The prediction has a mean pLDDT of 81. Predicted 3D model of a 72-nucleotide RNA (transfer RNA) from Actinomadura alba. The organism belongs to Actinomadura, within Bacteria. Rfam family: tRNA. It is annotated as a transfer RNA.
RNA sequence: GGGCCGAUGGUGAGAACGGCAUCACGCCUGUCUUGCACACAGGAAUUCCGGGUUCGAAUCCCGGUUGGUCCA
Numbered sequence: 001g002g003g004c005c006g007a008u009g010g011u012g013a014g015a016a017c018g019g020c021a022u023c024a025c026g027c028c029u030g031u032c033u034u035g036c037a038c039a040c041a042g043g044a045a046u047u048c049c050g051g052g053u054u055c056g057a058a059u060c061c062c063g064g065u066u067g068g069u070c071c072a
Base pairs, nucleotide, nucleotide: 001071002070003069004068005067006066007065010025011024012023013022019055027043028042029041030040031039048064049063050062051061052060
């Protein structure tokens, strides 16, 4: 220098053909308890960045950033 793959809550992962972003753990609140834990009920929190296409984008297109891998 070139090719390929990846980036989604705090963490780890899902999300057929473009249509409400889901689960587990963690976190917060409440109930329970003398208290903690467990259990139960509820809640907050996510699509790497910038454009484009589209009625509608995590998903498609372009550019960039970053990680991995291969070639030189």